Predicted 3D model of a 513-nucleotide part of an RNA (small-subunit ribosomal RNA, 5' domain) from an uncultured bacterium. Its mean pLDDT, the model's own confidence on a scale to 100, is 82.
Context: one part of a larger RNA
RNA sequence: GAUGAACGCUGGCGGCAUGCCUAAUACAUGCAAGUCGAACGAGAGGAAGGAAAGCUUGCUUUUCUGAAUCUAGUGGCGAACGGGUGAGUAACACGUAGGUAACCUGCCCAUGUGCCCGGGAUAACUUCUGGAAACGGAUGCUAAAACCGGAUAGGUAGCAGACAAGCAUUUGACUGCUAUUAAAGUGGCUUUGGCCAUGAACAUGGAUGGACCUGCGGUGCAUUAGCUGGUUGGUGAGGUAACGGCCCACCAAGGCGGCGAUCGGUAGCCGACCUGAGAGGGUGAUCGGCCACAUUGGAACUGAGAGACGGUCCAGACUCCUACGGGAGGCAGCAGUGGGGAAUAUUGGGCAAUGGGCGAAAGCCUGACCCAGCAACGCCGCGUGAGGGAAGAAGGGUUUCGGCUCGUAAACCUCUGUCCUAUGGGACGAAGGAAGUGACGGUACCAUAGGAGGAAGCCCCGGCUAACUACGUGCCAGCAGCCGCGGUAAUACGUAGGGGGCGAGCGUUGUCC
Repeated sequence: GAUGAACGCUGGCGGCAUGCCUAAUACAUGCAAGUCGAACGAGAGGAAGGAAAGCUUGCUUUUCUGAAUCUAGUGGCGAACGGGUGAGUAACACGUAGGUAACCUGCCCAUGUGCCCGGGAUAACUUCUGGAAACGGAUGCUAAAACCGGAUAGGUAGCAGACAAGCAUUUGACUGCUAUUAAAGUGGCUUUGGCCAUGAACAUGGAUGGACCUGCGGUGCAUUAGCUGGUUGGUGAGGUAACGGCCCACCAAGGCGGCGAUCGGUAGCCGACCUGAGAGGGUGAUCGGCCACAUUGGAACUGAGAGACGGUCCAGACUCCUACGGGAGGCAGCAGUGGGGAAUAUUGGGCAAUGGGCGAAAGCCUGACCCAGCAACGCCGCGUGAGGGAAGAAGGGUUUCGGCUCGUAAACCUCUGUCCUAUGGGACGAAGGAAGUGACGGUACCAUAGGAGGAAGCCCCGGCUAACUACGUGCCAGCAGCCGCGGUAAUACGUAGGGGGCGAGCGUUGUCC
């Protein structure tokens, strides 16, 4: 000098930041991922209209059609983002520089092509039924942009031919044959001719995001010296988006290591942050990038993308419900609770802004985010008054009893109104063509009024080190960072007066340079 700090004493205001470093401990409760009726059938609903009946002649009842709206289900997209944590990891995990002639990429953009003909189901629903529940079973019916078959186009793969390119395995384009592979509609308007919007399919290219490979770099131990059997390489087959012992069969006997292999310890990495003139040393909170994890271990499914925090299955530990047959759960999301600890906040407001998901849109959802609350935890700013005022008052302290000192300090006089209090006004942030739309917030800010009123402490005073006297104590009580003080005149202990330093803080402790 610095700090995600803690502790002691003290504490007025504002702005901006920051706030479980320990138990990756266990979690009550609420919320944190939904959305689309312009994909689909159905149900609820009942505006409005028609008809019939009754009569009180403008109402009631019945019936038919049926708009808006709402929704459990099928279906689509999202849920792989966003948010958290740092347990594991010494590794191509990260950083940096490259490579992929060894690769994938939903939504988005550009270009091109086509959207033809058919089919069978199933949930919802009905009826029956099992179970305490969680959750099912059977029967009958129905729709789609759900599912299936065919056609066509282009593509993909293999083979053959010939051409071009490349460092090579090869790559590119052309021709022919074989195999395989597409589709879906919906809404609005209509002069019923169509038009507009949107969507789905295929191909090529782009963009974005990812995957893999390689050089180099960053740590402590040799009181760890040898390590290795899919191990190292080859051939072939499999698997993958793709290369590869990635996996497997066979063959060879290799591969790594004193330039530190292997074992065990520690640790998420970086941009950065702290310090330092620099070189360097230390750190890896907040913010940003990457990685890993989601009660512990394992596994796959779906999907463009996951080996998936708020999905599934299995196993373990734990907790809860149970009719004992069986079930349910996962805060390292935001709050919050117990526990641990020296120690770390509200079970708050809002989607107004920014951003995300869905939707044609209106909009809905969003503990991301924007705000507010708590905490001197940090940085910065402001205030606690200003000018005058000597009878140097009273009082305190001390004294050589003359005085000296607190001290212009106070009183008193004249002012000011920052902060404060009250009242009135009152935003920017809002950007969409107009209108409308603000959680923060009646906040910031402005005006008026009021009255010095409501606002100072902490540490130190032997030397280092700025600042001295009195009394008490008597190697006691105590102090102390080092040297060292204290045994009867202690500037070093305790108290008082005085003084020094910093100041809404001051000191101590921990850690780093």